[in-house]
Context: one part of a larger RNA
Order: sequence, then structure tokens, then C1' cells
RNA sequence: CUGGGCGUAAAGCGCACGUAGGCGGGUUGUUAAGUCGGGGGUGAAAUCCUGGAGCUCAACUCCAGAACUGCCUUCGAUACUGGCGACCUUGAGUCCGGGAGAGGUGAGUGGAACUCCGAGUGUAGAGGUGAAAUUCGUAGAUAUUCGGAAGAACACCAGUGGCGAAGGCGGCUCACUGGCCCGGUACUGACGCUGAGGUGCGAAAGCGUGGGGAGCAAAACAGGAUUAGAUACCCUGGUAGUCCACGCCGUAAACGAUGGAGGCUAGCCGUUGGCGAGCAUGCUCGUCAGUGGCGCAGCUAACGCAUUAAGCCUCCCGCGUGGGGAGUACGGUCGCAAGAUUAAAACUC
Repeated sequence: CUGGGCGUAAAGCGCACGUAGGCGGGUUGUUAAGUCGGGGGUGAAAUCCUGGAGCUCAACUCCAGAACUGCCUUCGAUACUGGCGACCUUGAGUCCGGGAGAGGUGAGUGGAACUCCGAGUGUAGAGGUGAAAUUCGUAGAUAUUCGGAAGAACACCAGUGGCGAAGGCGGCUCACUGGCCCGGUACUGACGCUGAGGUGCGAAAGCGUGGGGAGCAAAACAGGAUUAGAUACCCUGGUAGUCCACGCCGUAAACGAUGGAGGCUAGCCGUUGGCGAGCAUGCUCGUCAGUGGCGCAGCUAACGCAUUAAGCCUCCCGCGUGGGGAGUACGGUCGCAAGAUUAAAACUC
């Protein structure tokens, strides 16, 4: 290489855009590069293979044939692939008319609650736990009423609901802005798919500079408990952090543990957004796009999957090849650092 794999056994890059490359719809003409056929040249000898011969056999040697799977050239074939030309509309895109949405960014704004501050009422407790204590409180706490401040998050609506490529997105309003769906079928005419490198995005935590700081929690830390001990689990406190701006980091059970695109293959039930038809005007039927449950064929080691495939096919990419050593060492690249990424071997079972 061939072969065989990647939901859970080893294995789908976290996600996208896109370079090279690979692959690519229908009709027709042309070419004849790939492809196929015929001829010619070459493919040294030895070796290998087949047949035969010689040393008593064999090894070995000799003779003949075949082979040397290749390359060059020439004459043809033209279905398929490729090149070139013309045309087409179903793939892809554009246009017109509608539609839904926590999609993104910025600015503004609202109420509830917590905390703190001021004031009023009021008095001896409050907190907390398995039980307690640390803690708070007669300098008036807890509770309750009014006022004020500040920060953060948005109850109900809320839904195997919606949107987004993924990460993710939830009070309300405005501005700017991306994508998607349906209907029409006017336009372009294969403009497509994938994508090594590359580039961008990328939860939380973490880092840098500056701000902010109510709550949490709460890493760290202190104290109280528990305990044989308790560097924990429980409790009282509490700083980073959590929030904002800008710049880094680039990881995750980044999960559907399931790469992307296209075609084909029983159904039934629910739900979201469109469109059409029927009428009994709020229901039924049909259809497209999404999102769930069940289930046939088929697949699967089983579990299960099953038109949202893990079924049947085509194209492209990524990845795996026993466990440990090890996602480690060394080297390279990136990073302020933490570290990330690429990634072995000895040895051992």
C1' cells in the first nucleotide's frame, strides 16, 4: 500500500471562514491527455520460472524457452474521465412580497430583593446547628415602618419553546447590525461540495493596566465545632474573584462523547414558524422549514439508532492501531506568567 475502523470498546479537530489540493448536475459538438486494441523498437548478461542435459545424486554447471509486469514510438477506437466550444435549469446564488426569534453591538431605563446609612416604633434577645459555639445585641440588635445610597442579577411569562457555526444568548426601550424560514418563480447559468496549511471566533478559571465592589461565595485565610487527629465535610467571619473598559490566555464531560455536503429508504403522535385548501370561524386536511417522543425495514457486540440514522450509497477532511511509562521528556512554536500546542524513547506487563 491493500484490508478493516472512529455514539458507549483506541479513534470526529471546540466551532467557523477559506488557500492549495481532491471531487463535482443535464444535452451536444470537438479533441484524443487518461483509458482500450494492433504494430514496431527497447527492456545487456547473470538471477527467478518452465523444459531438457552434464558431474554416481544434490548443491553446482550448461542448453533452450518463457519472463523481464516497464519505457519510447506509431496506427486505430471514443463508452467513461479530462481539455476546449455551444446550450440547459433541477444544484448554487440574485430579485420581489411576507414572517418568527433570549442572534450580535452600543446607549438609555424599570421594579422586586439583598446589604449599608439616617430616622421612627419597640425590648431582650437574635444568628446558627444534628446539638452547639465562635458571632451580633441594653452604646438598643433581631422584628417592623419611612427615607436615602450602591452594586449585581432579571421572579412570573418559560415551554424535550426560540435564536446562533460553536462557545453561548432571557426585565423594558431605542439605534446600528448578522443569519434564517415561507410564498412568487422574474434573473444569473454549475458560479458547487470539502478543505492540508492559514486566519478568525471561542464557557469557566487565570494574567496585565485602570475602575467598581451590594450579594455570593466564596478559593486563600482566621475563628468556632466535629474528631483519636480534622491542614476537611458543618458553622461565624472573610481577601482575591465574580462586575465594567482595554489587552492577553485558548483550554473543557467545548457532549448528541455521533465531522461536513448530497441522494435514496414504512409509518404514528406532539410541538415551533410560514404557506395553501375546505368549511361548521376554529377546527380538519395538505405542504415546506425546525424541534421532540414512539416505531418498521435495515444496522449494531449489545445497549440502542431508526427521514434530525448509528440504514443504503457518493465526495472531501480529521483521527485510532495493546495497557502503563505519557499527553510526560527533549526540541520547536506561542504566552507577561500560569501554561498551551506539536510529541517520543528506554523500561515494564
A computed fold for a 349-nucleotide part of an RNA from an uncultured bacterium, annotated as small-subunit ribosomal RNA, central domain. Rfam family: Bacterial small subunit ribosomal RNA.